Transfer RNA from a Candidatus Omnitrophota bacterium, 74 nucleotides, folded computationally. The sequence was found in a public genome assembly. Lineage of the source: Bacteria > Pseudomonadati > Candidatus Omnitrophota. Rfam family: tRNA. Rfam links the family to the GO term triplet codon-amino acid adaptor activity.
RNA sequence: CGGGGUGUAGCGCAGUUUGGUAGCGCGCACGGUUCGGGUCCGUGAGGUCAGGAGUUCAAAUCUCCUCACCCCGA
Numbered sequence: 001c002g003g004g005g006u007g008u009a010g011c012g013c014a015g016u017u018u019g020g021u022a023g024c025g026c027g028c029a030c031g032g033u034u035c036g037g038g039u040c041c042g043u044g045a046g047g048u049c050a051g052g053a054g055u056u057c058a059a060a061u062c063u064c065c066u067c068a069c070c071c072c073g074a
Stems, first nucleotide, its partner, number of pairs: 001073007010026004020057001028044005050066005
């Protein structure tokens, strides 16, 4: 320098195919259960969907640019 991939809650990941309420598990907070803790059950908080621009009534999703990381090639 060229090609490909990844980026979504504290962590691990779905959701992109077909644009239409941002979700799951773990973790965290509170409550129930227990003499207490764990397990189990219930409720809840937590998000600039890497950043910017564009298309659209509507973008995590489509288009363009940029950044970080990984793989391959030179």